The RNA shown here (small-subunit ribosomal RNA) has 1495 nucleotides and comes from an uncultured organism. Model confidence (mean pLDDT): 83 of 100. The RNAcentral record of the sequence draws on ENA and SILVA.
RNA sequence: AGGGUUUGAUCAUGGCUCAGGAUGAACGCUGGCGGCAUGCUUAACACAUGCAAGUCGAACGAAGUCUUUCGAGACUUAGUGGCGGACGGGUGCGUAACGCGUAAGAACCUACCCUUGGGAGGGGGAUAACUAUGGGAAACGAUAGCUAAUACCCCAUAUGCUGAGGAGUGAAAGGGAGUGAAAGCUCUCGCCUAGGGAUGGGCUUGCGUCUGAUUAGCUAGUUGGUGGGGUAAUAGCCUACCAAGGCCACGAUCAGUAGCUGGUCUGAGAGGAUGAUCAGCCACACUGGGACUGAGACACGGCCCAGACUCCUACGGGAGGCAGCAGUGAGGAAUUUUCCGCAAUGGGCGAAAGCCUGACGGAGCAAUGCCGCGUGGAGGAUUACAGCCCAUGGGUUUUAAACUCCUUUUCUCGGAGAAGAAGUAGUGACGGUAUCCGAGGAAUAAGCAUCGGCUAACUCUGUGCCAGCAGCCGCGGUAAUACAGGGGAUGCAAGCGUUAUCCGGAAUGAUUGGGCGUAAAGCGUCUGUAGGUGGUAGUUGAAGUCUGCUGUUCAAGACCAGGGCUUAACCCUGGGCCGGCAGUGGAAACUCAGCUGCUUGAGUGCGGUAGGGGCAGAGGGAAUUCCCGGUGUAGCGGUGAAAUGCGUAGAUAUCGGGAAGAACACCGAUGGCGAAGGCGCUCUGCUGGGCCAAAAAUAAAAAACACUGACACUGAGAGACGAAAGCUAGGGGAGCAAACGGGAUUAGAUACCCCGGUAGUCCUAGCCCUAAACUAUGGACACUAGGUGCGGAGGGGGUUUACCCCCAGCCGUGCCGUAGCUAACGCGUGAAGUGUCCCGCCUGGGGAGUAUGCUCGCAAGGGUGAAACUCAAAGGAAUUGACGGGGGCCCGCACAAGCGGUGGAGCAUGUGGUUAAAUUCGAUGCAACGCGAAGAACCUUACCAGGGCUUGACAUGCCCGCGGCCUCACAAGGUCGUGCUCUUCCAAGAAAAGGGAAGAAGCAAGCGGGAGAGAUCCCGCUUGCGGACACAGGUGGUGCAUGGCUGUCGUCAGCUCGUGUCGUGAGACGUUGGGUUAAGUCCCGCAACGAGCGCAACCCUCGUGAGAAGUUGCCUAUUUUUAAUAGUGCUCUCUACUCAGACUGCCGGUGACAAGCCGGAGGAAGGUGAGGAUGACGUCAAGUCAGCAUGCCCCUUACGCCCUGGGCUACACACGUGCUACAAUGGCCGGGACAAUAGGAUGCUACCCCGCAAGGAUAAGCUAAGCCCCAAACCCGGUCUCAGUUCGGAUUGUAGGCUGCAACUCGCCUGCAUGAAGGAGGAAUCGCUAGUAAUCGCCGGUCAGCCACACGGUGGUGAAUACGUUCCCGGGCCUUGUACACACCGCCCGUCACACUAGGGGAGCUGGCUCUGCUCUAAGUCGUGACUCUAACCGUGAGGAGGAGAACGCCAAAAGCAGGGCUCGUGACUCGAGUGAAGUCGUAACAAGGUAGCC
Repeated sequence: AGGGUUUGAUCAUGGCUCAGGAUGAACGCUGGCGGCAUGCUUAACACAUGCAAGUCGAACGAAGUCUUUCGAGACUUAGUGGCGGACGGGUGCGUAACGCGUAAGAACCUACCCUUGGGAGGGGGAUAACUAUGGGAAACGAUAGCUAAUACCCCAUAUGCUGAGGAGUGAAAGGGAGUGAAAGCUCUCGCCUAGGGAUGGGCUUGCGUCUGAUUAGCUAGUUGGUGGGGUAAUAGCCUACCAAGGCCACGAUCAGUAGCUGGUCUGAGAGGAUGAUCAGCCACACUGGGACUGAGACACGGCCCAGACUCCUACGGGAGGCAGCAGUGAGGAAUUUUCCGCAAUGGGCGAAAGCCUGACGGAGCAAUGCCGCGUGGAGGAUUACAGCCCAUGGGUUUUAAACUCCUUUUCUCGGAGAAGAAGUAGUGACGGUAUCCGAGGAAUAAGCAUCGGCUAACUCUGUGCCAGCAGCCGCGGUAAUACAGGGGAUGCAAGCGUUAUCCGGAAUGAUUGGGCGUAAAGCGUCUGUAGGUGGUAGUUGAAGUCUGCUGUUCAAGACCAGGGCUUAACCCUGGGCCGGCAGUGGAAACUCAGCUGCUUGAGUGCGGUAGGGGCAGAGGGAAUUCCCGGUGUAGCGGUGAAAUGCGUAGAUAUCGGGAAGAACACCGAUGGCGAAGGCGCUCUGCUGGGCCAAAAAUAAAAAACACUGACACUGAGAGACGAAAGCUAGGGGAGCAAACGGGAUUAGAUACCCCGGUAGUCCUAGCCCUAAACUAUGGACACUAGGUGCGGAGGGGGUUUACCCCCAGCCGUGCCGUAGCUAACGCGUGAAGUGUCCCGCCUGGGGAGUAUGCUCGCAAGGGUGAAACUCAAAGGAAUUGACGGGGGCCCGCACAAGCGGUGGAGCAUGUGGUUAAAUUCGAUGCAACGCGAAGAACCUUACCAGGGCUUGACAUGCCCGCGGCCUCACAAGGUCGUGCUCUUCCAAGAAAAGGGAAGAAGCAAGCGGGAGAGAUCCCGCUUGCGGACACAGGUGGUGCAUGGCUGUCGUCAGCUCGUGUCGUGAGACGUUGGGUUAAGUCCCGCAACGAGCGCAACCCUCGUGAGAAGUUGCCUAUUUUUAAUAGUGCUCUCUACUCAGACUGCCGGUGACAAGCCGGAGGAAGGUGAGGAUGACGUCAAGUCAGCAUGCCCCUUACGCCCUGGGCUACACACGUGCUACAAUGGCCGGGACAAUAGGAUGCUACCCCGCAAGGAUAAGCUAAGCCCCAAACCCGGUCUCAGUUCGGAUUGUAGGCUGCAACUCGCCUGCAUGAAGGAGGAAUCGCUAGUAAUCGCCGGUCAGCCACACGGUGGUGAAUACGUUCCCGGGCCUUGUACACACCGCCCGUCACACUAGGGGAGCUGGCUCUGCUCUAAGUCGUGACUCUAACCGUGAGGAGGAGAACGCCAAAAGCAGGGCUCGUGACUCGAGUGAAGUCGUAACAAGGUAGCC
């Protein structure tokens, strides 16, 4: 610090998402140690049990125990009394508040503590305890009696307080110790009063403190005053009366949420989020209310009442409150021990000893967090084995291990053993802990996640859109680095991942630091209130501002420095900044405030001026329709074509007359006016707004505008205007025209087209208030190059004095353009530039401008305006393509002009379909279909049926075996047996294959090397057979895993690169433009200059000539013409070779002085001479695994191999490609003539003979310019005479021939006989531009033969037509639009049907909160208190004062009644929305989207 993700690619916009840090966390897997921290975030839910606040006998009486020297002493304590239970500890319900934070203030209190002054004199009456009696289950309580005090009361005195004064009023308590005979004295702890201090607290105020306006008005004690009351104190704090105030757009009230802060987390910061632990404040203590006591409470472990709940009960009545520490249940993803100790620190009481203290100090549990340590270190390669991968060579795990040496943190054991204790001694829960010493032994100790990109880390196997993964993009459909497992690797490490949440990245709410023409975003326009902002000069002040000093901002935390635990975390000590608030002194530039001025902003007046500016009135003509009349006759009208419609009852057309309503042609224009909407015949009246001028310069003269004096800009709310459509009422209604009717079109046509036609359109009055209300551009002011039009009114100058020209300005309205800006497009003095001010608006797409609430409206509807849910995009500009029922230019047998065909018939052949045991497989628009197949009877053959084989029909390697016997030293010989090769034969069998018999030309070994004297042995190579094992084999699958080859666009003219330049970039330029060409062919121009693959040329054939060469060719001669022979032959033909020739070279015209084009000459050939070969970058996942090769998968006594027979030849049918025809330009008969290519030894076959013929027999020549095979159309003559024929030949019968083991399925040919359809072929469609089409034969390959009418060649005869490019098809270039990029076979919309999801409405229903009024009143304060009771004081007394109580009154919680408001939940049914691989119907949008689209 950024990255991923919208696209074919790009830039920008914009959301989503990731990497970081953090946590009181939780979950999964795993887990060695220590230190320091932390630990119910949920149910302020309910709580068993124990403990958490007592203490004082030196205040008091009494009782008890112990001791006793009987004097007394010590100890314990229920009760009275004092002090403390208002602290400490917990929790965060409530609270949006003077609650908190901060800074101030005045009208207050303060026990204990400190300090100062003064005092403590004299009296009195009770009471608890206790005793007695009785009540109650208990809790508890009643009566009578006794008693003490530092308990209570009275009197006196008192600085004091009150009061104008007279005057009034107001205190106290003793205990202990010592001493003394005692009075008393001393000391000490207390007591009273008054003042001061300290501490703590109460109160008031400024400022700050969350969200919602779909909460806009709130308030009656409310705001203020007076009197009274009340408090420690101010105060409507309370009350009576009086006044009518108070708060609020700077957000009152209401609703929701929330304890606040120091701080914590994050961030560069500004900020954002948060408020556990620690510290300060507040609030609360089962829920609600209330007071008492007290210095202090309206009181967590006090009281009273009400309520809910729990417990006890003898049913009468009672008891309780863990949000103290532990602990339990419940809730929850989730949070600990019913521990030790008062040793330390702190607190309460006490004179003290001391007692109490779940505060606190500690330990326990939990990887919950932070920090530290360890799980060993060094050496060690045949880099061992296993594992995994592999190209089988190896690689990796891997110095890792083993092994050797070493160490002992940790661990175990043994020993020693603290500090923490202050304060002389004593006193330690932790704890026999920390720490130290010794011994032992590598010993006790590694996991988790990830490995497609982001993001460090890669392979194998399995799986096969399944199972699954996933933070985003996305992986998985048979070769998955993305799933699962293995190996390996990477990262972190006693942890690692995941989940949740916060900040960051996010400049994605932008103060720092964003935007609004087209991406989301300028209100439709104007006026104007509050508010914000505001020209210029001077002066005063000092609010803002700047600055010095002071106070404060607790501590802790953070930062810096130092120190202590072995280090760190942790802890201790010290230091200090920024910033905030307050006080005080100063400065005066700027802002501000007051005052005084100014004129340039603004305005007013005077003078001109243009205009569809507005309102009202009057007038006008053209057109349309209707009515009346005339003329006139059969149609009119309408369309792509028609029809409905009108018309013989006279239309349309035409003429004349009349009526009505609406709109105003031409002028008319990126012209005018208006704020916008908008405004157009002419004239008149009324009326609003705008614009221009009075200048500059000059030495002077002359001439030439006055006033106000900042009055301004913007503008939340508010108000006014606001097209069309629509609404209400009344008019009006010619034309047009939603709805509606009819006719067409169509698959349909609720449309487009046509014929009609009502609201409406028009007027008056009133509503509505929205538009793509657009310049998609808010208003104002200032500044920043120009050029060129138009409109307006003026100014200056010139002359030819005009309807003229020139010049410099102002206002308005356009175009181009510099700088600059912009994502680009573009904007560019009328800014989208540079700045200032003010307003409005935006924050991903959809849901949705929807729901709901409110508000406006007669309604239609408008304004304001969400959420759930869902997606990872949606959108902008530009780029390259592709496409268009867009445009321009051009080409092609593309059309047209022609000739001949196909489609109809028969046959051949291929395909589909069907059939079948099989009809093997492939090819399927062009670019499959006489294609693979240049030739299926067997073979081929891959298919089917049946029968056989299993290391195999074929290849390589490896292992084993290949003899026995006799004679015999060996050699040699003999014999038996077996195997192999070959020949012949036999039986069965369909054959393959197997069996048998006979035989031999045979073989069973050969070669090399080594050792050994030798016998012999060993080794290697080659070969044959048999057996075993590896393997062979597969026309089995995948052409969508591939190579190679091929088709196609297309022989179309294109496709690219280097450098450079332009552009942010994708990309562009070059390659576009003007000409030209068959051509990106060439020329010219040009930010291009060059180059490559293509084009052309080079190659082959044909066409002319030359050279050299003549056999088998040619020529000549002889013989009979043939055959044959001969030649001092090589002119010609021909053959093969080598050259020449054609290049727009020459001339004329044209063109731009070019390229070129047109015409001509010459020439065999003329503008590429004709034909062929040659196929750029690429496209179609085009074709081919069956030609070959090949990855992977599959079969292995079979999906391999062999054989026989069958099938590939089937046949209701459909299509393609051909052949033959339909005849006279013909058929038949007879006669006659002329080629070229090519082939020939298992071959071509002459002549002659036989046969009607196919053919047969015989037999020359030829290994080939030698021999052989060799034409037909054509020409001549004859015949047929228009018919299903002397056309046509299918089909069938029959007789033959040939090939071949074999012609049944299933060959070809011949003779004779038979003689079908067919009389020129519908819609549609094909080929061809010259030696072409058409027509005629001939040859070849394959091949035994042939289903060949096919295919490939070859020559003979030999046309017609092309005006031209409008149209069809295909293609090229340029341009345009695009929502397409799998690229139009694209994209995409809506209804319906189905499933799911969330939401709205909904008769209502159940809760919660809250408001108003009323009823009822508990406890309690206050008031009253005539009734009752009553020790202290007064009074001789009666009695009084005072006190207590009953009772009553006000207020009043809870409860009840009634009615509102807000809100959660639920609800039959219902509405739209969203989502969902393959549903239905259409085709609305994107191209002119086929009716331009949209508001």